c-di-GMP-I riboswitch aptamer from an Acidobacteriota bacterium, 89 nucleotides, folded computationally.

[in-house]
RNA sequence: AACCGAUAAAGGCACACCGCGCGCGAGCGUGGGUCGCAAAGCCAACGGGAGUCGGCUCGCUUUAUUUUCGACUCGGCUGGGUUACCGAA
Repeated sequence: AACCGAUAAAGGCACACCGCGCGCGAGCGUGGGUCGCAAAGCCAACGGGAGUCGGCUCGCUUUAUUUUCGACUCGGCUGGGUUACCGAA
């Protein structure tokens, strides 16, 4: 240094839920909160997956369902990329 992740040490983040605000919506910001997380730091302008909205389409009453197209969302769904504290086995 790399790999790796310990009943180590110092810390960090913040699920659900609630308050306020933004968005048609998924969801986001912020304050509280603390389920968990060794990257639960960052990247959706590298993939997969799921979700939202609108259009098209389908033998069907519908605000439902099917197909497909466009835009959007999720990094705490995942592969991958990248940066990083500590140093036992």
NCBI's taxonomy places the organism under Bacteria, Pseudomonadati, Acidobacteriota. The sequence was found by an Rfam model in a public genome assembly.